[in-house]
RNA sequence: GGUAUUGAUAGCCACACUUGCUGAGAGGCAAGGCCGGAAAGCUUCAGGUCUUUUGUAUAACUGCCAAAGAUGGCUGGGUUGCAUAU
Numbered sequence: 001g002g003u004a005u006u007g008a009u010a011g012c013c014a015c016a017c018u019u020g021c022u023g024a025g026a027g028g029c030a031a032g033g034c035c036g037g038a039a040a041g042c043u044u045c046a047g048g049u050c051u052u053u054u055g056u057a058u059a060a061c062u063g064c065c066a067a068a069g070a071u072g073g074c075u076g077g078g079u080u081g082c083a084u085a086u
Base pairs, nucleotide, nucleotide: 002086003085004084006083007082012037013036017032018031019030020029021028022027035073041079042078043077045076046075047074048071049070050069051068052067053066055064056063057062
């Protein structure tokens, strides 16, 4: 340096839920918590899903299109890593 559906032992992260803050919302941040993870580190390039604004149709509910936003613990891609074995 490479390889391994080798690893939840060492070490790392922290689902749901609770509280506070924030956002129009999906959601995000912090503390607690600890379902799980072998990249559940980082990254929206592609797709999926979710939210809403604009536009449009409707008496309204609501629907449709596009766009913007969110999701990396939805999948793929890119990229950087721990332990063990070789």
Molecule: c-di-GMP-I riboswitch aptamer
Organism: Methyloglobulus morosus KoM1